[in-house]
RNA sequence: AAAUAAUAUAUGAACUACCCUCAUAUAUCUUCGAAAAUACGGUUCGAAAGUUUCUACCUGGCACCGUAAAUGCCAGACUAUGAGGAAGAUGGCUUUAUAU
Numbered sequence: 001a002a003a004u005a006a007u008a009u010a011u012g013a014a015c016u017a018c019c020c021u022c023a024u025a026u027a028u029c030u031u032c033g034a035a036a037a038u039a040c041g042g043u044u045c046g047a048a049a050g051u052u053u054c055u056a057c058c059u060g061g062c063a064c065c066g067u068a069a070a071u072g073c074c075a076g077a078c079u080a081u082g083a084g085g086a087a088g089a090u091g092g093c094u095u096u097a098u099a100u
Stems, first nucleotide, its partner, number of pairs: 006100005012095002015092003019085007026056001030048006041065002050057001058076006
């Protein structure tokens, strides 16, 4: 002097996480068994099925049911994957420069 490695700092950019929208899945749906309530009520437990799919499978309102065993309709997401969009901050990662 050069190269390599590590560390620290700074700077700009890309990517990624976060955010929004759209699409797909699933219809927050269906079926079975048991228990429970009754117009101040309409619920609880277990299982199955549903998805190139992990998880979830409920909440509220309205109607309806004249006291019986059965609910219906409306509105609302979460989760998985993909695509697109977006200003700034932060995190991660890569690169560059400088110093040791």